Small-subunit ribosomal RNA from an uncultured prokaryote, 1464 nucleotides, folded computationally.
Its mean pLDDT, the model's own confidence on a scale to 100, is 83.
RNAcentral holds the sequence, with entries from ENA.
RNA sequence: UUUGAUCCUGGCUCAGGGUUAACGCUAGCGGUGUGCCUAACACAUGCAAGUCGAGCGGGAUUGAGAGAAAGCUUGCUUUUGAAAUUGAGAGCGGCGAACGGGUGAGUAACAUGUUGAUAUUUGCCCCCAAGUCAGGGAUAGCUCAUCGAAAGAUGAAUUAAUACCGGAUAGUCUCUUCGGAGUAAAGAUUUAUCGCUUGGGGAGAAGUCUACAUUCUAUCAGCUUGUUGGUAAGGUAAUGGCUUACCAAGGCUAUGACGGAUAGUUGGUCUGAGAGGAUGAUCAACCACAAUGGAACUGAGACACGGUCCAUACUCCUACGGGAGGCAGCAGUGAGGAAUCUUCCACAAUGGGCGAAAGCCUGAUGGAGUGACACCGCGUGAAGGAUGACGGUUUAACGAUUGUAAACUUCUUUUCUGAAGGAGCAUAAUGAGAGUACUUUAGGAAUAAGGGACGGCUAAUUACGUGCCAGCAGCCGCGGUAAUACGUAAGUCCCGAGCAUGACCCGGAAUCACAGGGUGUAAAGCGUCUGUAGGCUGAUAAGUAAGUCAAAAAUGAAAGACUGGGGCUCAACCCCAAGUUUGUAUUUGAAACUGCUUAUCUAGAAUCAGGGAGAGGUAAGCGGAAUUCUAAGUGUAUGGGUGCAAUCCGUAGAUACUUAGAAGAACACCAAAAGCGAAGGCAGCUUACUGGAACUCGAUUGACGCUGAGAGACGAAAGCGUGGGUAGCGAAAAGGAUUAGAUACCCUUGUAGUCCACGCCCUAAACGAUGGUAAUUAAGUUUGGAGGUUGCUCCAGUGCUGUAGCUAACGCGUUAAAUUACCCACCUGAGGAGUACGGUCGCAAGAUUAAAACUCAAAGGAAUAGACGGGGACCCACACAAGCAGUGGAUCAUGUUGUUUAAUUCGACAAUAAACGGGGAACCUUACCCAGACUUGACAUCCUAGGAAUUUUCAAAUAGGGAAGUGCUCUCUUCGAGAGAAUUUGGUGACAGGUGCUGCAUGGCUGUCGUCAGCUCGUGUCGUGAGAUGUUGGGUUAAGUCCCGCAACGAGCGCAACCCUCGCCAUUAGUCGCCAUCAUUAAGUUGGGCACUCUAAUGGGACUGCCGGUGUCAAACCGGAGGAAGGCGGGGAUGACGUCAAGUCCUCAUGGCCUUUAUGACCAGGGCUACACACGUACUACAAUGGCCGGUACAACGGGCACCCACUUCGCGAGAAGGAGCAAAUCCCUAAAAGCCGGUCUCAGUCCGGAUUGGAGUCUGCAACUCGACUCCAUGAAGUUGGAAUCGCUAGUAAUCGUGGAUCAGCAUGCCGCGGUGAAUACGUUCCCGGGCCUUGUACACACCGCCCGUCACACCACGGGAGUUGGUUGUACCAGAAGCGGUUGAGCUAACCUUCGGGAGGCAUGCCGCCAAGGUAUGGCUGGUAACUGGGGUGAAGUCGUAACAAGGUAGCCAAGGGCGAA
Repeated sequence: UUUGAUCCUGGCUCAGGGUUAACGCUAGCGGUGUGCCUAACACAUGCAAGUCGAGCGGGAUUGAGAGAAAGCUUGCUUUUGAAAUUGAGAGCGGCGAACGGGUGAGUAACAUGUUGAUAUUUGCCCCCAAGUCAGGGAUAGCUCAUCGAAAGAUGAAUUAAUACCGGAUAGUCUCUUCGGAGUAAAGAUUUAUCGCUUGGGGAGAAGUCUACAUUCUAUCAGCUUGUUGGUAAGGUAAUGGCUUACCAAGGCUAUGACGGAUAGUUGGUCUGAGAGGAUGAUCAACCACAAUGGAACUGAGACACGGUCCAUACUCCUACGGGAGGCAGCAGUGAGGAAUCUUCCACAAUGGGCGAAAGCCUGAUGGAGUGACACCGCGUGAAGGAUGACGGUUUAACGAUUGUAAACUUCUUUUCUGAAGGAGCAUAAUGAGAGUACUUUAGGAAUAAGGGACGGCUAAUUACGUGCCAGCAGCCGCGGUAAUACGUAAGUCCCGAGCAUGACCCGGAAUCACAGGGUGUAAAGCGUCUGUAGGCUGAUAAGUAAGUCAAAAAUGAAAGACUGGGGCUCAACCCCAAGUUUGUAUUUGAAACUGCUUAUCUAGAAUCAGGGAGAGGUAAGCGGAAUUCUAAGUGUAUGGGUGCAAUCCGUAGAUACUUAGAAGAACACCAAAAGCGAAGGCAGCUUACUGGAACUCGAUUGACGCUGAGAGACGAAAGCGUGGGUAGCGAAAAGGAUUAGAUACCCUUGUAGUCCACGCCCUAAACGAUGGUAAUUAAGUUUGGAGGUUGCUCCAGUGCUGUAGCUAACGCGUUAAAUUACCCACCUGAGGAGUACGGUCGCAAGAUUAAAACUCAAAGGAAUAGACGGGGACCCACACAAGCAGUGGAUCAUGUUGUUUAAUUCGACAAUAAACGGGGAACCUUACCCAGACUUGACAUCCUAGGAAUUUUCAAAUAGGGAAGUGCUCUCUUCGAGAGAAUUUGGUGACAGGUGCUGCAUGGCUGUCGUCAGCUCGUGUCGUGAGAUGUUGGGUUAAGUCCCGCAACGAGCGCAACCCUCGCCAUUAGUCGCCAUCAUUAAGUUGGGCACUCUAAUGGGACUGCCGGUGUCAAACCGGAGGAAGGCGGGGAUGACGUCAAGUCCUCAUGGCCUUUAUGACCAGGGCUACACACGUACUACAAUGGCCGGUACAACGGGCACCCACUUCGCGAGAAGGAGCAAAUCCCUAAAAGCCGGUCUCAGUCCGGAUUGGAGUCUGCAACUCGACUCCAUGAAGUUGGAAUCGCUAGUAAUCGUGGAUCAGCAUGCCGCGGUGAAUACGUUCCCGGGCCUUGUACACACCGCCCGUCACACCACGGGAGUUGGUUGUACCAGAAGCGGUUGAGCUAACCUUCGGGAGGCAUGCCGCCAAGGUAUGGCUGGUAACUGGGGUGAAGUCGUAACAAGGUAGCCAAGGGCGAA
């Protein structure tokens, strides 16, 4: 890190430690370590094993050299050089070369480790014993000759030995028939040793054998013929099938043989709390190997890294005839690779070889060099220093921060540089390292800091740039214009001569769980039983001592680790000491437990007896109801089927009814949470055969038990084979419907099949999704059976509720999912996949066993609160219904889309845009277009210079000119000067300006759900938790309104009320209002009055208060009285938590961005008024409930001075000319209209309707052309009540009638108000829309406009199959047969011995035989690479087709199986 949130399961990921390391950036010093992990690839060059003259010939050859001679330049040159001395080279001989050094290819094995054993050998070394006599023949070297390019070879002559060979001796030794037989030696040197031979013992070393331990794989299950054993022989140092002959037929294996893959093993190393896991660099022990394969020789030791022979590959030389070679020794080179050093110094030390020794040799070793590769240590300065400097960054522009950091002052010198001295290692002497370590002295802050990170995990944040781009990223995830996540900068954090990164190992990971996990639903119990091996197993006693426990001594190499000391200035590092070393085998002891042996027991298990229960199984027979068919009869037109229909049947007589017959399949009622069975499963009745369980009683056996890998048996349905059978049903198929389609759902037919017999198949959601057995642990209720009976008790079974306990929760709970024991099976993220390949089974279908590559960061379980459902219950609302009047059709008005245009400015788009912003576009408005003109600007503040301001004229703006005008306040005041306010012109820059962008950066305002009744909180309680409770329930209400109940008790925002208005009354007050009484007038006109109306202020009134009924003694509801008003009296204002990133940056405000001679500002004209069309909203109509004409009646709300305008005159009229009144309860707008009375028209495109057009006018206004309103005359279009669809309204409402206002110069069918006339209907809540509450399902949470499946098309990726093709490895059969060894031959050759001298013995060459490596031929197995084509899978952007699943997902879904179909 899965979710909106939660708990769980579960994977992925990170933080820690480590590395023979690598890469990036960076780099001062020293010490100690360490350095080809890859190609056991190929190697140039040099070195890495020699030594001994006291073994030998020689002294030959050469050098040195005492000496001698000659020449003379008297200290040089030349010549000679006897004896003695010394060095070097070649050879014979001895010892060494089998050590030391390298590497890890092979090897899964007595290779290694641990523990034992013995049938053996052993040079040099140590100890003991004995001996060392006397002879012989050769040969290398050298010389000569020949061949060859060379390497080298051949021949002749000659010579020595500690080389070689006889002989003698033989105590020991070997063999032996115990009589005996056989086997040795070498000298050197010069007086003392060193050698030599034989034997015995030792030390150290080696060989061989045994037990145990020792990786993965069963998709490797059988392997083996010298194989297993014996006898005999051979062979070996030695046992042994080690080898051969013969005999027997054995040997190994599920405790994993045989095969395959991988790998040197160990001490140790890394990690881990440990147990473990991983690993096997350096150091140490063992093994194996030396270009590849084979072989032996020599030797004490080899089958030999720097030896030999052969074969093969490769490289080199060559005169082409032939030769030479083996760095996995030290350096070094090439190649490979991400990657790993000097062709160094020295034998001074340690060790090794040879030698008597001096000594020589030693790439072992000691050192230096190189690489921050690792560990350890040190440094890059220390103290003071605030104007908190400059600069940088940031900012709210004040400041903050970098930061005591710097500068500056004082101090120090580790390091560094110069100079001088100078160890230990080593002593009697010898120093490569090295003039090194170290010491002293001088100098001077001098020579020395980086890397990574800063969203969370995870310590550390801001600015700018970028704009799903560029990029980042370990996981989650950042980036689409305000990025703490990219890049840069500043700051901060971490580590520091290093720091990051990729790789690998352990850890975290209890994520393979021994310690220490799980399996009802998350992954996981085999479909069930029987049973083999195995594991486990009741009680008592005795014995034993395998396990177990204790002790002893042996071993467990050293190093390492741990502990304590010590030495390098410390540390790393090194040294010393002690213990541990958990192991193995041996001996002794103990005897509880396990095992084993013996004896016994009855509680487990089993057997016998008894009466009962049961759809337990198999077979045979029988039965009735129903269906269908057949026949006959009655009878006539339909029947059947569905949501509606049709296909279909029927006049050739159906359906219906009756009778008779046939056939097959299944068994109503009883019947049930019932019964039986191991599971699958089992149901009419009877009979036969048969399995099992329970109970009761006593007896018998005496642990006989449980589980159960393999194995065996059974195993629904579908399916397969053979043969029957077929009434009904019914895959496939056909037809009819439905539908956009309908390969489906529905209907009509209908074949396999369903049934029987026999044989296969072997799978299911084969489920209680819960393996078996045994024991323990509360209750209550219930069913059946058996036994007893007054209640009741016991046993077995089947259900429910539920305690403790368990569980993630749901839930389980004596039928456990509790607590224990034993055994088996199975699981380890999701997908790929229960798939591929291989094996087994099957007639087939297929079953079973069962992976990987690749992809993802999730997949999943349970529960929560929402949302949703073509789920359920209840309720509300002009939601439907019942009604009234409309819209949709026409004309016109107006708004919008679209189109057009230079521009037709912009916004708003379901409800919740569209007579909306706009409450009124001719100019202005105006934001748009075209043309012209301005740039500190039309507007604001500041600075500077000048001018008085101001008024006016020509002029579109601008520009230019003309005319008039000379002001106000204050100070010094003498004229005059100065200052200021306001205004204006020029200049300068800060800035102004923007209806430019972003409503998805925002405030404010608004719409909507919705005036719906909801939305929450505190405390408490419940739950692991999200959450729940309260707020649910029973009633009631318009209401979460109120009442009752209740683990809740209270509270808040909403509801209601408080506010305004209308309706009644009262009080107060009467002018401009009113007028009952009195007077008066044409008139409430005037006096008078304020009673009434009215006005406008304050109060009253209504509260289910009263009565009756219903209801839970409630809340409340129903009815009634009174009342102006009655149950919220009518209307308004008032809009909870929130939802829609709803609307608005073009009201206003505002962050950011953009613009600045323009996206600002000014001006003229145009446009917003366009016009095939489409949509919304209104007006007017289509007429007689009407039109027209005449007469006549009654309002209210409002407005008015740049205004409303009486009245008079004129005009047909719009209006005009005059002209009172009123800043208004006074005057004016002001005529109300429908209505009423009378007349006319008589159903028609009309005396309806008025559009359109022509003409003439009026008014407003600078101006009515684009583009105003109105009037008059004339004209007289569409339209005769409007398709699908759809809006409003429940009473003073709808409908209808007029009227006022805002805006406004003018312009109203719109909007906001006002009054007049004044209905119809509501049974009711089934249905549509919306909403509330409860409940249910969910795979939804962007919340159904959700989610999501599969084909097809395209791209990429890995995999399977594949005619083949090409490698590796291995088996079998055969051929072949180098070198070598063994045997044999040996007529050829032949020194030592013998000889009678002829020869013989012995030996060698040669030939042959056997074994045998490489190689070859043929044929198999296994395993890689590759391949036309092909198959499915995975992943991809917004493709195509449908909509299978999730809600009753619209046919409930799912599992197994068969058939069919574009796909699901």